[in-house]
Context: one part of a larger RNA
RNA sequence: UGACGGGGACCCGCACAAGCAGCGGAGCAUGUGGCUUAAUUCGAAGCAACGCGAAGAACCUUACCUGGGCUUGACAUGCUGGUGAAGCGGGGGAGACCCCGUGGCCGGAAGGAGCCAGCGCAGGUGGUGCAUGGCUGUCGUCAGCUCGUGUCGUGAGAUGUUAGGUUAAGUCCUGCAACGAGCGCAACCCCCGCCGCAUGUUGCCAGCAUUUAGUUGGGGACUCAUGCGGGACUGCCGGCGUCAAGCCGGAGGAGGGUGGGGACGACGUCAAGUCAUCAUGCCCCUUAUGCCCAGGGCUGCACACGUGCUACAUUGGCCGGUACAGCGGGCUGCGACGCCGCGAGGCGGAGCGAAUCCCACAAAGCCGGUCCCAGUUCGGAUCGCAGGCUGCAACCCGCCUGCGUGAAGCCGGAGUUGCUAGUAAUCGCGGAUCAGCAUGCCGCGGUGAAUACGUUCCCGGGUCUUGUACA
Numbered sequence: 001u002g003a004c005g006g007g008g009a010c011c012c013g014c015a016c017a018a019g020c021a022g023c024g025g026a027g028c029a030u031g032u033g034g035c036u037u038a039a040u041u042c043g044a045a046g047c048a049a050c051g052c053g054a055a056g057a058a059c060c061u062u063a064c065c066u067g068g069g070c071u072u073g074a075c076a077u078g079c080u081g082g083u084g085a086a087g088c089g090g091g092g093g094a095g096a097c098c099c100c101g102u103g104g105c106c107g108g109a110a111g112g113a114g115c116c117a118g119c120g121c122a123g124g125u126g127g128u129g130c131a132u133g134g135c136u137g138u139c140g141u142c143a144g145c146u147c148g149u150g151u152c153g154u155g156a157g158a159u160g161u162u163a164g165g166u167u168a169a170g171u172c173c174u175g176c177a178a179c180g181a182g183c184g185c186a187a188c189c190c191c192c193g194c195c196g197c198a199u200g201u202u203g204c205c206a207g208c209a210u211u212u213a214g215u216u217g218g219g220g221a222c223u224c225a226u227g228c229g230g231g232a233c234u235g236c237c238g239g240c241g242u243c244a245a246g247c248c249g250g251a252g253g254a255g256g257g258u259g260g261g262g263a264c265g266a267c268g269u270c271a272a273g274u275c276a277u278c279a280u281g282c283c284c285c286u287u288a289u290g291c292c293c294a295g296g297g298c299u300g301c302a303c304a305c306g307u308g309c310u311a312c313a314u315u316g317g318c319c320g321g322u323a324c325a326g327c328g329g330g331c332u333g334c335g336a337c338g339c340c341g342c343g344a345g346g347c348g349g350a351g352c353g354a355a356u357c358c359c360a361c362a363a364a365g366c367c368g369g370u371c372c373c374a375g376u377u378c379g380g381a382u383c384g385c386a387g388g389c390u391g392c393a394a395c396c397c398g399c400c401u402g403c404g405u406g407a408a409g410c411c412g413g414a415g416u417u418g419c420u421a422g423u424a425a426u427c428g429c430g431g432a433u434c435a436g437c438a439u440g441c442c443g444c445g446g447u448g449a450a451u452a453c454g455u456u457c458c459c460g461g462g463u464c465u466u467g468u469a470c471a
Stems, first nucleotide, its partner, number of pairs: 001471002003468003007465007015455002019419005026310008034301002042053002064296007073121001077120007087102006123285002126283003132279002134274003137270001139268001144183006150159003163174003189262004194230007204219002208217002233256001236250005312412001316371007328359003333352002337348004378409001383404007425447007
């Protein structure tokens, strides 16, 4: 000087407390451990691995296994020698591949492509993240981390950065052997909330005309769209405060003291993670640790854990009727509408590269009916049969539909998680990936709470101080 303390003081954070909903019990989905296996490819490992790399494992992917095959190689570049191409046809084969034949006519050439032989080489998801770059997680959006000059100290170093206030903040004020400065904080950027101006088509419709329908004429008021601007600064008033920074209350205002959200992550820590995104040193393989193919595996199941979904019902289930979104996506695409089918879906097919057409009926809600506390009209696992779709192909191993079957489960031990407001909870909708496959992920809107006395305690963190046999 740091680090640490079941030392002290002060202060934060859904850290506790106060609340609400969960997890831990059940069934299923998914990841992991373990076991099994010819293989169940590899990585991730407390927080910060475990719905993680996987934003799509039937083949492919695929890195694994078994078997079959290739050897200048699936791919790059260069050299030497040879060869009437590429291609087409036939045979064997699961295919990869191997073998055979042919390879129009005329002229020319071996320059290019291809093929054969040889060589320099290619190739490796083989090893090392304890050799590395790059990228990332984490403490932590925490308020810290430093430098120059000066001063103090023999020196390590200190001072500044401590102190008194204050703040979300090393934020600002005052003081002070310090005076300044940098990286962080904040602001500048994006979205949402109010207003104005501009522009009105594919958007909008108050008044006028018209109609089944903003449909048409028309209109630019309104909504909305997308550009530009205004607006909030403790600016104003009162009180408190050191005449300060600021704090409390009030006015006006769409919004008030950082308005809400996002992007943004200091010096560093964990030899943290990644050699399997990529790049890369060294090591290793070279008729194989490379390459191609078929099939299998990554989906195996006495079991254990994580994350989820669906439930155990009446604030409910079922049936009928009837409202109201937003973000998005669409041409090998979205597909209205008509017909067929109980349905998944099929046949035909308008319109739309989309403020125009489509996906697209949002659902919870509201109204009416029914069930009446029961393992039930709760719950839907499991299994049987019959079908649909994608795809060369759904046996291993996809999703969906109909009929039947109806399991566990009556609210979950110790323990444990999230959340402070348009949040939790609950309800549906869209998208990426994608032929097909979503309870995951990323977004979107609808309905919409409870509680916070307080900081003693648990966890993490900040500042000062103290002790130390630790560095």
Small-subunit ribosomal RNA, 3' major domain from an uncultured bacterium, 471 nucleotides, folded computationally. The coordinates come from a structure-prediction model, not an experiment, and the mean pLDDT is 86. The RNAcentral record of the full RNA draws on Greengenes.